[in-house]
A computed fold for a 74-nucleotide RNA from Thioploca sp., annotated as transfer RNA. Model confidence (mean pLDDT): 80 of 100. Its Rfam family is "tRNA". About the family: Transfer RNA (tRNA) molecules are approximately 80 nucleotides in length. The family's RNA type in Rfam is transfer RNA. Rfam links the family to the GO term triplet codon-amino acid adaptor activity.
RNA sequence: GGGUUUAUAGCUCAAUUUGGAAGAGCAGCGGAUUUCUAAUCCGAAGGUUACAGGUUCGAAUCCUGUUAGACCCG
Numbered sequence: 001g002g003g004u005u006u007a008u009a010g011c012u013c014a015a016u017u018u019g020g021a022a023g024a025g026c027a028g029c030g031g032a033u034u035u036c037u038a039a040u041c042c043g044a045a046g047g048u049u050a051c052a053g054g055u056u057c058g059a060a061u062c063c064u065g066u067u068a069g070a071c072c073c074g
Base pairs, nucleotide, nucleotide: 001073002072003071004070005069006068007067010026011025012024013023020057029043030042031041032040050066051065052064053063054062
């Protein structure tokens, strides 16, 4: 330098034949239980879907470019 691939909550990952209301588990927070803690149960919260554009009535998803990681080729 060329190619493939990954990027979604603090962490690990979903999101069903490539478009139609962004979810789960863990962690953290509040509560119940307990003499207290742990464990268990309940609840609420947490998102610029890496970044910048484009297409579309509608984009995590399609197109272009960029950035970062992994791998392959030279």